A computed fold for an 85-nucleotide RNA from a Gammaproteobacteria bacterium, annotated as c-di-GMP-I riboswitch aptamer.
[in-house]
RNA sequence: UACUGAAAAGGGCAAACCAAUCGAAAGAUUGGGACGCAAAGCCACCGGUCUAAUGGCGCAAGCCUACGACAGCGGAGUUGCCAGU
Numbered sequence: 001u002a003c004u005g006a007a008a009a010g011g012g013c014a015a016a017c018c019a020a021u022c023g024a025a026a027g028a029u030u031g032g033g034a035c036g037c038a039a040a041g042c043c044a045c046c047g048g049u050c051u052a053a054u055g056g057c058g059c060a061a062g063c064c065u066a067c068g069a070c071a072g073c074g075g076a077g078u079u080g081c082c083a084g085u
């Protein structure tokens, strides 16, 4: 440096659910909690998914719309612990 994660050590993260707070919502943050995870670290660049306040259309019901989200949906980029080869 590249590949790999069978065994091992020290550790790390934290789904659902519950509470509080923020938000129009999707969702987020904090605390509790562990389903899982070798990048479940970071990052919305590409694809995808969610929401639809705003704006547009409509008599209405409603439909469309991201400048809002999701990195624990896939890919790209980037950083990194231990061990093995």
Stems, first nucleotide, its partner, number of pairs: 002085004012037002017032006035072001041078002045075003048070003055064003

It matches the Rfam family "c-di-GMP-I riboswitch aptamer". Rfam links the family to the GO term cyclic-di-GMP binding.